[in-house]
């Protein structure tokens, strides 16, 4: 840096998904060593048991030991215990960070200066002693000490009061000075020394105030009574509604107030090119917090983690009265959890804390354990070594791989064992002192020795094979594998990746320009509000000047330390890791300057903008009259059977007079022509005429204001249709309904009729494809054309025509530029600016819940859970259309003959069967593989045999082989056996046969969907590509498209295309005319009718007309044959997983005493039935019967057979000729020529059956085929539908082959005879081609695709309700406590002789108050019978709505209706 994924292919939009770093992780799998780091992320969940703050005897009495020096210690007192250390519970906040203020402040211990420490006093605990308690531990009596308490002196530059002066500030401060007043102190020691008190000062902590900075929800839009401010008191170290009294009524809020929800902040840390986004473990700083909640005390400093009082919940003792207690301190337990460590060592170090000190205390700290949890490093062995060993493993069997790998040789030893030696940290005049630790580290000695796994090989994405599974088991991060040949499961072998870790799961950031500040969009892909008016924000013309707030330069101050970079390189062997050193890092402040921009503030101007005058167009809005055409309806008149309405009828109207037609009346709604991509408005809209009122645009010129201007969140008007309310009105139209049709059904569409509705008033709702699916303003930036309006230079023939430039709107076309294409294109989707709205994958959803507006109906607003990997936008190519064009075919029509009915054949289903062997399935299977099933063919059944086999090929031993005949059997075979005694030879053997071992043969056994080959079909349709250039971003076009033309892509012309290939023609065969040559067997003979072979000829070549002077086309002439002359042969690219593994080959797969193979018999030949495909026939254009006439093409030696005979006949019997222009199969038949039958189940038909016979074959029963005589069935032209033919064709008639022992051939392929009808035409059915449009198809319409019901999973709404949390509020009751009274107790220090007083202390009372208690709410969970809808589920059930004109063009709004999609009503888009 990119990939992968939507399509048949293509751009483009847009989403998922992957490659990368990272971690306080976890899980799997495996694990050698070592450094540095790290390690409860959940339950701030409960703790058992140690330890985590003690210390001072040099403050004090005491007690107790003593070595007699002193030691020890509860108590009084000091000094610390408010530090360290944990944890993130709470806190959206001056709590954190920055920068500042503190003139509003205190600060023990330290350190600097001054100054002092005089003199009395009264208790008190320890202890003794009474008592009560289980215990905790109270309670009285006595006795005593001080660095404890207390009085009094003395004191200042210290505190207060009242004054000068000086001098700063916004204010309150500070200098000096007079005058009053008041407030201190302790001591101990041997002692320099350590304390004490008082003032200033520094130093460190602290406290309080500010601006600025950093999270979400607007479905939280109003909060708020100490509330916001004075004034005056309390109160604090201190300013302050900090508290209370009284006054005033105000104060924050969209620059988001108050409310919910989250969440310790910061240094920093990950990612990133950065902007950014996400994190808050460790390690610094702040803060908060110590079981919950309150509250004070002490004190320099706490509202205190290992302190106190109260209240609660939980544990614990208890003798039931009462007590005790807080691991979120290290260590541990137990509980949660995917998960996270030792009840270790030491104070030696570094800090700490009390002491003069020694020292004593420190789960801070240092260190050690455990953990691959991370980072860095090292290792598991080097070299040489091909017979490329054995083995695995694939193989095409020849070989490849694993692989110098291995073994074998020589070398080392980091590692490791073992022994030995052995720190640095420790530093101070000396000495002692070392957890870690006998540890690194060093020397020796052994010996390659003790050390390699994970993950992954379809594409992304490095790396390929084989077996095994067989939509199964699986995998899978996305696209997707797996249905018998799986590089995508599992195993193997192999590669490839990292490597002591590998892979995997979570998370972040990246990739994503996928919230876009850097850096995105909004006509159709998701996006312009239905239009307008304006507020508030935002932005803003010309010039002058000021100051100087963005803004810019520098000055200086800070941004701790760590961390980051980079640099110097410094310690540890390097490295990670540790340290020096510099330099980055702020929207930060302070000060000086600059003054062009933007902003302020003050003058000026006039090009923006607005008025005033003068013309103009115009369905512009609103009221009022008013008018004629038309439908209806009412009344009359003529007038009679039908009218009306549809595809076609039918309801409906009509003989009680309809429809038609005159004539008269009513009553309501729209206004034909004009009438135009014409006008007018902001949009919605707005059409007869006339009057009254009313908004705006347009143009000329002149004057006036002097930026007044753009937009424009909220808000405020206006807004189609459909609804809704009241009251009218109601002709015609017409949701709903109600008949009639259609239809499988029709809740539709069509037809008849109808209410609501459509109209009017007056409110209301307020959305439409409210659409140019383009937000408003303004400026720039080629042109052509057309129209409407005004103005009008100038021209004419002048009441008027017509009119150049410019302007103003509406419209085509188009350069540039834009755009993904499509298109826009001065009416911009181009080039700029400004504001404003909105988007951010599809679905769930414009949905729920909330608000909120409404009479409803329903509008605004607006979501999550769950689901998919795609949905989308233009555009290409294609198939495809109950779309459009052209065109063409026996396609249709026109015609002939059939088929569907009858009978038989022959083939198929399908029944049956021991077997009826397989294939073939619309068209393109069914008289097809079969051009011949009685056995065999056979592949199927039965039943009997045989296993190296019926058949090939190696290998060994015998042996010629072969075998008449007997026995056994249904045969195959078993046994036995007369004869027989081989050929070939380079003398080795080989051929043949036989036994016998295994390698292997054998398979019509499976897969035509693994295949070759061959075939069908589209289709002899006219098509089907390709190079080159050229047009698209690009799939692709283009050529091949158009105009002509033809059987054709045949051919011309045109023309960004030239050319080219496969096809088509054309060359090839035959058949038709003629020359020539040659001629047997033809022909009596010559000769050439015939037979072969070589030319010749037809080419629109001539000639006319019509086409463009073209290519053709019609018409003629000639000519045997005229426009491809006719028939064959020839089948482009492909299509259909067509057909065939049973005609062959063939890949895997399955079978190997059977799926193979031999015999016999038997079935493929069944038969209620259906259906193709023939044949005969229903007759008189005919049957019978006599007689008679003409072909061609073939075949024949295991054949074809002549004549003569023999049989009614098949046929026999014989056997002449012929290897074939010679001889045979061979009489061609239909037709003609006579008779006869006479419309009838018949002299029509000829099944079927019976008898007799022939033939072929070992054998005609199952199961042939002929012939002869006798039976004489159904059938009198065939429903619906349907088939082939266009000329020597159809039809009709017969001959022949092929296969074949015969034959089921009526078949099938070929030949001749005899010979037609008809084609107006291309509307329409069938296939096809070409061009062109729609598409939501791309397995292409047999396509796609929609709703509801059924059933099953999953989320989720409602819900009578139950039930937690959570947050105030209002009532009661009211612990500790602190302040305030306290008249009743009670009281050592002062004063007083003394009584007493002062002063203090208590009970008790008030105020506030934690919690508990009533009661009612707001917010937010969970659950909840039923219940609404959504997802998604395998091949369910209904119908067919939507994609083509989707079969009623769609579609959006609103209304009603309907099983359901959905149908209709009104007005409205085109995305027809």
């Nucleotide at each position: 840096a990119g990939a992968g994924u939507u399509u048949g292919a293509u751009c483009c939009u847009g989403g998922c998904u992957c490659a990368g770093g990272a971690u306080g992780a976890a899980c799997a799998u495996u694990g050698g060593c070592g450094g540095c780091g790290u390690g409860c992320c959940u339950a701030a969940c409960a703790c058992a048991u140690g330890c985590a703050a003690g210390u001072c005897g040099a403050a004090c009495g005491g007690a107790c030991c003593u070595u007699c020096g002193g030691g020890u210690u509860a108590g009084u007192g000091g000094c610390g215990c408010a530090c360290g250390g944990g944890u993130g519970a709470g806190u959206a906040a001056c709590a954190c960070g920055u920068a500042g203020c503190u003139u509003a402040u205190c600060u023990g211990c330290c350190c600097u200066a001054g100054a002092g420490a005089c003199u009395g006093g009264g208790a008190u605990a320890a202890c003794u002693u009474u008592g009560g308690g289980a215990a905790a531990c109270c309670a009285g009596g006595g006795c005593u000490a001080a660095u404890a308490c207390c009085g009094g002196a003395u004191a200042a530059g210290c505190u207060c009061c009242c004054g000068a002066u000086c001098u700063a500030u916004a204010g309150a401060g500070g200098g000096u000075u007079g005058g009053g007043a008041g407030a201190a102190a302790a001591g101990c020691g041997c002692a320099u020394a350590c304390g004490c008190u008082c003032u200033a000062g520094g130093a460190u902590g602290a406290g309080g105030c500010u601006g600025c900075g950093g999270u979400c929800c607007a479905u939280c839009a109003g909060c708020u009574a100490g509330u916001a401010g004075g004034u005056g008191a309390g109160g604090u170290a201190a300013a302050g509604g900090c508290u209370c009294a009284c006054c005033u009524a105000g104060g924050c809020g969209a620059c988001g107030a108050c409310g919910g929800a989250u969440a310790g902040g910061g240094g920093a840390c990950c990612u990133g090119a950065g902007a950014g986004g996400g994190u808050g473990u460790a390690c610094c700083c702040c803060c908060a917090c110590a079981c919950u909640g309150g509250a004070a005390c002490u004190g320099a400093g706490a509202a205190a983690c290992g302190g106190u009082c109260c209240a609660g919940a939980c544990u614990c003792c208890u003798a039931c009265g009462g007590g005790a207690g807080g691991c979120a301190g290290c260590a541990g337990u137990g509980a949660g959890g995917a998960a996270u460590a030792u009840u270790g060592c030491a104070c030696a170090a570094u800090g700490g804390g009390c002491g003069c000190a020694a020292g004593c205390c420190u789960g801070a700290u240092g260190c050690a354990g455990c953990g691959a949890c991370g980072c860095c490093g090292c290792g598991u062995g080097g070299g040489c070594g091909a017979u490329g060993a054995a083995g695995g493993u694939c193989u095409u069997c020849g070989g490849a791989u694993c692989g110098u790998a291995a073994a074998g040789c020589c070398c080392u030893u980091u590692u490791c064992u073992g022994u030995g030696u052995g720190a640095c940290g420790a530093g101070a005049a000396a000495a002692a002192g070392g957890a870690c630790g006998g540890u690194a580290g060093c020397a020796c000695a052994g010996g390659a020795a003790u050390a390699a796994g994970u993950g992954u090989c379809g594409g992304c994405u490095a790396a390929c094979u084989a077996c095994g599974u067989g939509c199964c088991a699986g995998c899978a991060g996305c696209c997707g594998c797996g249905g018998u040949a799986a590089a995508a499961c599992g195993u193997a072998g192999g590669a490839c990746g990292c490597a002591a870790a590998u892979g995997u799961u979570a998370u972040c950031c990246g990739g994503a320009g996928u919230u876009a500040c850097u850096g995105g969009g909004c006509g159709u892909a998701a996006a312009g509000a239905g239009c307008a008016u304006g507020u508030a924000g935002g932005c803003g013309g010309u010039u002058c000047a000021a100051a100087a707030g963005g803004u810019c330069g520098g000055u200086c101050g800070u941004g701790a330390a760590a961390g980051c970079u980079c640099c110097c390189a410094g310690g540890c062997u390097a490295a990670a890791c540790c340290g020096g050193g510099a330099g980055a890092g702020g929207u930060c402040g302070u000060c000086c300057g600059a003054a062009a921009c933007c902003g302020u503030u003050g003058g000026a101007c006039u090009a923006g903008a607005a008025u005033u005058c003068g013309g103009u167009a115009g369905a512009g809005g609103c009221a009022u009259g008013u008018g004629g055409a038309a439908u209806u309806c009412c009344g009359g008149g003529u007038g009679u059977a039908g009218u009306g309405g549809u595809g076609a009828a039918a309801u409906g109207c009509g003989u009680a007079g309809a429809g038609a037609u005159c004539c008269g009346g009513a009553g309501g709604a729209a206004c034909a022509c004009c009438a135009g991509u014409g006008g007018c408005g902001a949009a919605a809209g707005c059409g007869g005429c006339a009057u009254g009122c009313u908004a705006g645009g347009c143009c000329u010129g002149a004057a006036u204001u002097g930026a007044c201007g753009c937009u424009g969140a909220g808000a405020u008007g206006c807004g189609a249709a459909a609804g809704c309310a009241u009251g009218g009105g109601g002709a015609g139209a017409g949701a709903a309904c109600g008949g009639g049709a259609u239809u499988a059904g029709a809740a539709a569409c069509c037809c008849c009729g109808g209410u609501a509705u459509u109209c009017c008033a007056u409110g209301c709702a307020g959305u439409a494809a409210a659409c140019g699916a383009u937000g408003c303003a303004c400026a720039c930036u080629a042109g052509a054309u057309g129209u409407u309006c005004a103005c009008g230079a100038g021209g004419c023939a002048a009441u008027g025509c017509u009119g150049a430039a410019g302007g103003a709107g509406c419209g085509u076309c188009g350069a540039a530029g834009c755009a993904a294409a499509c298109g826009c294109g001065a009416u911009a989707a181009g080039u700029g600016u400004g504001c404003c709205g909105c988007c951010u994958g599809g679905g769930g959803a414009g949905u729920a819940c909330g608000g909120u507006c409404g009479c409803a109906a329903g509008g605004c607003u607006a979501a999550a859970a769950c689901u998919c990997a795609a949905a989308g936008g233009a555009a290409u190519u294609g198939a495809c259309g109950g779309g459009g064009g052209c065109c063409c075919g026996c396609a249709c029509a026109a015609g002939c003959a059939g088929c569907g009915g009858a009978g038989c054949g022959u083939g198929u289903g399908g029944u049956u069967u021991a077997a009826u062997u397989c294939g073939a399935a619309g068209a393109u299977a069914c008289g097809c593989g079969a051009a011949g099933a009685a056995c065999c063919u056979u592949a199927c059944c039965u039943a009997g045999g045989c296993u190296u086999g019926a058949c090939a090929u190696c290998c060994c031993a015998c042996g010629a082989a072969u075998g008449a005949c007997c026995u056994a059997g249904a045969a195959a075979u078993a046994g036995g056996g007369a004869a027989g005694g081989c050929u070939c030879u380079u003398c080795g053997g080989a051929g043949c046969g036989u036994g016998g071992a295994g390698a292997c043969a054998g398979g019509u056994g499976c897969u035509g969907c693994a295949u070759g080959g061959c075939u069908g079909u589209c289709g002899u349709c006219a098509g089907c590509u390709c190079g080159u250039g050229c047009c698209g971003u690009g799939a692709g076009g283009u050529g091949u498209u158009c105009g002509g033309u033809u059987a054709a892509g045949u051919c011309c012309g045109c023309a960004a295309a030239c050319g080219a290939g496969c096809g088509c023609a054309a060359c090839c065969c035959g058949c038709g005319a003629u020359g020539c040559c040659a001629g047997u067997u033809a022909c009596a003979a010559g000769u050439g009718u015939c037979u072969g072979g070589c030319g010749u000829g037809a080419c629109u070549g001539c000639c006319u007309u019509c086409g463009a002077g073209a290519a053709g086309g019609a018409g003629g002439a000639g000519g045997a044959a005229g426009g491809u002359g006719c028939g064959g042969a020839u089948g482009a690219c492909g299509u259909c997983a067509a057909g065939u593994c049973a005609g062959c080959a063939u890949g895997g797969c399955c079978u190997u005493u059977a799926u193979g193979u031999c015999u016999a018999g038997g079935g493929c030949u069944a038969c209620a039935c259906a259906c193709a495909c023939g044949c005969u026939a229903c007759a008189a254009u005919g049957g019978u019967g006599u007689a008679u006439a003409c072909a061609g093409a073939g075949g024949g030696u295991a054949g074809c057979a002549a004549g003569a005979c023999c049989g009614u006949g098949a046929g026999g019997a014989g056997g002449a000729g012929c290897c074939a222009a010679u001889c045979c199969c061979a009489u061609a038949a239909a037709g003609u020529a006579c008779a006869u039958c006479g419309u009838a189940g018949u002299u029509c038909g000829g099944a079927u059956u019976g008898u007799a016979g022939g033939c072929u074959g070992c054998a005609a029963c199952u199961c042939g085929c002929c012939u002869a005589c006798a039976u004489g069935a159904a059938g009198u032209c065939g429903g619906a539908g349907u088939u082939g033919c266009u000329a020597g064709u159809a039809a009709a008639c017969g001959c022949a082959g092929a296969u074949c022992a015969g034959c089921u051939a009526c078949g099938c392929u070929g030949c001749g005879u005899u010979g037609a009808a008809u084609a107006c035409g291309u509307u329409c059915c069938c296939g096809g081609g070409c061009c062109u449009u729609g598409u939501a198809c791309a397995c292409a319409c047999c396509g796609c695709c929609c709703g509801u019901c059924a059933c099953g999973u999953c989320a989720u709404g409602g819900g009578a309700g139950c039930u937690g949390g959570u947050c105030a509020c209002g009532c009661c009751u009211g612990a500790a406590g602190u302040c305030g009274g306290g008249a009743a107790g009670c009281u050592a220090a002062c004063c007083g002789c003394a009584a007493g007083g002062g002063g203090g202390c208590u009970a008790c009372c008030g105020c506030c108050g934690a919690a508990g208690g009533c009661a009612g709410g707001g917010c937010u969970g969970g659950u909840g019978a039923c219940u609404g809808g959504g997802a998604c589920g395998a091949a369910g059930u209904c119908g067919u709505a939507a994609c083509a004109a989707g079969g009623u063009a769609g579609g959006a709004g609103u209304a009603c209706c309907g099983g359901a999609a959905g149908g209709u009503g009104c007005g409205c888009c085109u995305g027809g």